A computed fold for a 487-nucleotide part of an RNA from a metagenome, annotated as small-subunit ribosomal RNA, 3' major domain.
Context: one part of a larger RNA
RNA sequence: UGACGGGGGCUCACACAAGCGGUGGAGCAUGUGGAUUAAUUCGAAGCAACGCGCAGAACCUUACCUGGGUUUGACAUGGUUGGAUGCCCUUCUGGAAACAGGAGUAAGCUGCCCUUCGGGGUGAAACUUUCACAGGUGCUGCAUGGCUGUCGUCAGCUCGUGUCGUGAGAUGUUGGGUUAAGUCCUUUAACGAGCGAAACCCUUACCGUUAGUUGCCAUCAGGUUAUGCUGGGGACUCUAGCGGGACUGCCGGUGUUAAACCGGAGGAAGGCGGGGACGACGUCAAGUCAUCAUGGCCUUUAUGCCCAGGGCUUCACACGUGCUACAAUGGUCGGUACAGAGCGACGCAAGACCGCGAGGUGGAGCAAAUCGCAAAAAGCCGGCCCCAGUUCGGAUUGUAGGCUGGCAACUCGCCUGCAUGAAGUUGGAAUCGCUAGUAAUCGCGUGUCAGCUAUAACGCGGUGAAUGUGUUCCUGAGCCUUGUACA
Numbered sequence: 001u002g003a004c005g006g007g008g009g010c011u012c013a014c015a016c017a018a019g020c021g022g023u024g025g026a027g028c029a030u031g032u033g034g035a036u037u038a039a040u041u042c043g044a045a046g047c048a049a050c051g052c053g054c055a056g057a058a059c060c061u062u063a064c065c066u067g068g069g070u071u072u073g074a075c076a077u078g079g080u081u082g083g084a085u086g087c088c089c090u091u092c093u094g095g096a097a098a099c100a101g102g103a104g105u106a107a108g109c110u111g112c113c114c115u116u117c118g119g120g121g122u123g124a125a126a127c128u129u130u131c132a133c134a135g136g137u138g139c140u141g142c143a144u145g146g147c148u149g150u151c152g153u154c155a156g157c158u159c160g161u162g163u164c165g166u167g168a169g170a171u172g173u174u175g176g177g178u179u180a181a182g183u184c185c186u187u188u189a190a191c192g193a194g195c196g197a198a199a200c201c202c203u204u205a206c207c208g209u210u211a212g213u214u215g216c217c218a219u220c221a222g223g224u225u226a227u228g229c230u231g232g233g234g235a236c237u238c239u240a241g242c243g244g245g246a247c248u249g250c251c252g253g254u255g256u257u258a259a260a261c262c263g264g265a266g267g268a269a270g271g272c273g274g275g276g277a278c279g280a281c282g283u284c285a286a287g288u289c290a291u292c293a294u295g296g297c298c299u300u301u302a303u304g305c306c307c308a309g310g311g312c313u314u315c316a317c318a319c320g321u322g323c324u325a326c327a328a329u330g331g332u333c334g335g336u337a338c339a340g341a342g343c344g345a346c347g348c349a350a351g352a353c354c355g356c357g358a359g360g361u362g363g364a365g366c367a368a369a370u371c372g373c374a375a376a377a378a379g380c381c382g383g384c385c386c387c388a389g390u391u392c393g394g395a396u397u398g399u400a401g402g403c404u405g406g407c408a409a410c411u412c413g414c415c416u417g418c419a420u421g422a423a424g425u426u427g428g429a430a431u432c433g434c435u436a437g438u439a440a441u442c443g444c445g446u447g448u449c450a451g452c453u454a455u456a457a458c459g460c461g462g463u464g465a466a467u468g469u470g471u472u473c474c475u476g477a478g479c480c481u482u483g484u485a486c487a
Stems, first nucleotide, its partner, number of pairs: 001487002003484003007481007015471002019434005026324008034315002042053002064310007073133001077132003082127001086109002089104006111122004135299002138297003144293002146288003149284001151282001156195006162171003175186003201276004206244007216233002220231003247270001250264005326427001330385007342373003347366002352361003392424001397419007440463007
């Protein structure tokens, strides 16, 4: 100087407390361990691995296994041999395919020079022979770059000059207040500065202005069973550019005359208005050699490459994360409202017709503020159910179908109808999330994608609470101080 303490002081955080909803019990989905297996590819391991890499394993992917094949190779560069052998096309045999072997030339493609148009020469591209080499998702993340997680959006981490100390170092950065903050004020052997905090950026909430189509429709006119449908209009909504607006600016009080805090006014918004992006010096030899790059090592008729089939989907069990429930604040049937954000040409697909339905036929319109996906759902209004393993719950299984511009749904896809109707009556010890448009609850969209095992992930809006104004305790963190046989 640090680190540590079942030392002290101050402070903070959904850390506890106060509340609301869960997990742990059930069924299923998914990931992991273990077991199994020819293989069940590999990685991730307390928080910070376990719906994680995987924004989508039937083949492919695919790295694994079995079998078949191949050795200058699926791919790159350079040299070398051949000489028009080449590409394309048709076809035969073996085969699961990859591939191996063979046949055909009627047509098409193939640079430059000479040409008597028969052909000759040359060598670029292609092909072929051979050699250097290619290749490796093989090992080492404890050789590395890059990227990432974490402490933590915590308030810290440092430097120059000066001063003090023999020195390691200290001071500044401590003290008194204050803040979300090393934020600001004040004191002061310190005076300044940098990286962080804040601000600058995006979005959301209010207003003005500009613009008015594909959006809008108050007034005027026309028209329809109906609809901004039409003429027209820029008022309004909205869209999207530019501005304004919030700064403790104003008032009162407290305070050291300060920083600031408390209350109030006005205001759409008030003291950081809400949300996001942004992550200091460093820690964990944290993670990744399987995104990529890369040193070293290993391999080279194989640890490379191609193909078929299988596996990654197994299943006495254990754990994590979720979904659906156990019901009446509910289930079911009928009627009836109100979103936002997205996506669409290899696409979205309306009306119509067929089918109980999944879906099919067909195709108007739309490169989309124009057309479509598109029905929002919870909600509201009625009817039935009457507390039961039920009109709750839907697992499982049988059967009949549909879908993929899938080659192919046995292993191993999704969806629909009918039938079946399991566990489950609110969950032990323990444990998680959340402080407001939040939790809870309700649906909608997108990426990946032929299809989909999506209940996941990332977004979007609808309805919309309770509790706390405390810091004794648990956990983690910051500053000061103290002890130490630790570095």